Model confidence (mean pLDDT): 83 of 100. SAM riboswitch aptamer (S box leader) from Lederbergia lenta, 108 nucleotides, folded computationally. The sequence is in RNAcentral, with records from Rfam. NCBI's taxonomy places the organism under Bacteria, Bacillota, Bacilli, Bacillaceae, Lederbergia.
[in-house]
């Protein structure tokens, strides 16, 4: 880097440092000199792997290990399908499948 599987409306922030953009992309929108984003330290959340028990493709437990996470639903939408608003175009709202992305585990 690619592929496979699972999950993604729950949960959890302080201090220091830096100094202008940041939330993957595009549009919207939000955050940001009352200092965001990033980085460091400490704290916390969760429970994928690993661990323990078991009636064992499951269920339960614990949180010392490997990751991850700690603004906003993956912040919302993107490509389709359906329902409703009015009969259609169109538009809007809602539901749903997919794509893309993130994280974990495995494989090449």
């Nucleotide at each position: 880097u690619u592929c496979u599987u699972a999950u993604c409306a729950a949960g959890a922030g302080a201090g220091g440092u830096c100094g202008a953009g940041g939330g993957a992309u595009u549009g919207g929108u939000c955050c940001a000199a009352u200092g965001a984003c990033g980085c460091c330290u400490c704290a916390g959340c969760a429970a994928c792997c690993a661990c323990c028990g078991u009636u064992a493709u499951g269920c339960g437990g614990a949180a010392a290990g490997g990751u991850g996470c700690u603004a906003c639903a993956u912040c919302c939408a993107a490509c389709g399908a359906g329902u409703u608003g009015a009969a259609a175009a169109u538009c809007a709202a809602c539901u749903u499948g997919g794509a893309a992305g993130a994280u974990a585990a495995g494989a090449a």